The RNA shown here (transfer RNA) has 72 nucleotides and comes from a Candidatus Moraniibacteriota bacterium. The source organism's lineage runs through Bacteria, Bacteria candidate phyla and Candidatus Moraniibacteriota. The sequence is in RNAcentral, with records from ENA. It matches the Rfam family "tRNA". It is annotated as a transfer RNA. About the family: Transfer RNA (tRNA) molecules are approximately 80 nucleotides in length. The coordinates come from a structure-prediction model, not an experiment, and the mean pLDDT is 81.
[in-house]
RNA sequence: GUCCUCGUAGUUCAAUGGAUAGAACAGCAGCGUCCUAAGCUAUAGAUGUAGGUUCGAUUCCUACCGAGGACA
Repeated sequence: GUCCUCGUAGUUCAAUGGAUAGAACAGCAGCGUCCUAAGCUAUAGAUGUAGGUUCGAUUCCUACCGAGGACA
C1' cells in the first nucleotide's frame, strides 16, 4: 500500500429493514442479617463519527476513525 472481518450498557452477548434496542453478570437503592454474604424487589446505563438510500436503518451503501487478520 491492497483486500477481508469486526465496532451495541462497565463486561460478555442478542436484535439482519418495522411499535419503546433486550438479556446475563457488574453498579446504585431498599428488604434481609448482630455485621457481611446468599436470596428477593426496584432502578440507571449503549448502536464508533459524518453523510446517503428508505415511509422506516443496529441492520443496506459511501467515506473516515479504531481493533484484528491475509498478501505485498